[in-house]
């Protein structure tokens, strides 16, 4: 001299699921219960994150916030209505995966491997 991790500023990328449980509602029925409903509220499971608002008959879309990630990139997407295991159920866990794709730039301090110079 010298990366990554770390700190600061700036710009950007991404995802938002499941339902055994309690209540309400709808549908059905002579009535009631059960079953059924991409229904509502609460609650529960996993996680860094499953939130709020607006539009819509609905599907879905948009905006904002938090969180995570930005090439030393598993944030996230494709493969995938995938395969194995497990659960009430779900990418819940593992495989797939040295697969393919995937989003900034600058500054700061100290240093590893390593490099350079000087002296002896």
């Nucleotide at each position: 001299c010298g990366a990554g991790a770390c700190c600061c500023u700036u710009g950007g990328g991404g995802g938002a699921g499941g339902c055994g449980c309690g209540g309400c509602g709808g549908a059905u029925u002579u009535c009631g219960c059960a079953c059924c409903c991409g229904g509502c509220c609460g609650g529960c499971c996993u996680g860094a994150g499953a939130c709020u608002c607006c539009u819509u008959u609905g599907c879905a879309g948009g905006a904002g916030g938090a969180c995570c990630c930005c090439u030393g990139g598993a944030a996230c997407c494709u493969g995938a209505u995938g395969c194995g295991g497990g659960u009430a159920a779900u990418g819940c866990c593992g495989c797939c995966g040295u697969a393919g794709g995937g989003a900034u730039a600058g500054g700061g301090a100290a240093u590893a491997a390593g490099g350079u110079g000087u002296a002896a």